This is a predicted structure of a 73-nucleotide RNA (transfer RNA) from a Bacteroidales bacterium.
Taxonomically the source falls in Bacteroidales (Bacteria, Pseudomonadati, Bacteroidota, Bacteroidia).
Rfam family: tRNA. From the family's description: Transfer RNA (tRNA) molecules are approximately 80 nucleotides in length. Their secondary structure includes four short double-helical elements and three loops (D, anti-codon, and T loops). Further hydrogen bonds mediate the characteristic L-shaped molecular structure. tRNAs have two regions of fundamental functional importance: the anti-codon, which is responsible for specific mRNA codon recognition, and the 3' end, to which the tRNAs corresponding amino acid is attached (by aminoacyl-tRNA synthetases). tRNAs cope with the degeneracy of the genetic code in two manners: having more than one tRNA (with a specific anti-codon) for a particular amino acid; and 'wobble' base-pairing, i.e. permitting non-standard base-pairing at the 3rd anti-codon position.
Model confidence (mean pLDDT): 81 of 100.

RNA sequence: CGGGAUGUAGCUCAGUUGGUAGAGUACACGUCUGGGGGGCGCGAGGUCGCCCGUUCGAAUCGGGUCAUCCCGA
Numbered sequence: 001c002g003g004g005a006u007g008u009a010g011c012u013c014a015g016u017u018g019g020u021a022g023a024g025u026a027c028a029c030g031u032c033u034g035g036g037g038g039g040c041g042c043g044a045g046g047u048c049g050c051c052c053g054u055u056c057g058a059a060u061c062g063g064g065u066c067a068u069c070c071c072g073a
Stems, first nucleotide, its partner, number of pairs: 001072007010025004019056001027043001029041004049065005
C1' cells in the first nucleotide's frame, strides 16, 4: 500500500426481501428463605463505532473514515 472480517445495553451476543431494537448475564426494587446462596416477579439501561448520502422510513442499502484482527505485497 491492496483485499477481507468484526464494531448493537456494563459484559457475551441475536436481529437482512429496509418498517421505528431484543436475549442471556450483571445491576435496582419486591417476594419466597431465620440469614446467606438460590428461585420467581418487575424495572432501569443502547443517537446500533463516527460522518455524509439514498428513502415516506436505515442497525440493515451506498460513499467516506476510525479501531481491532486476518491474508497478500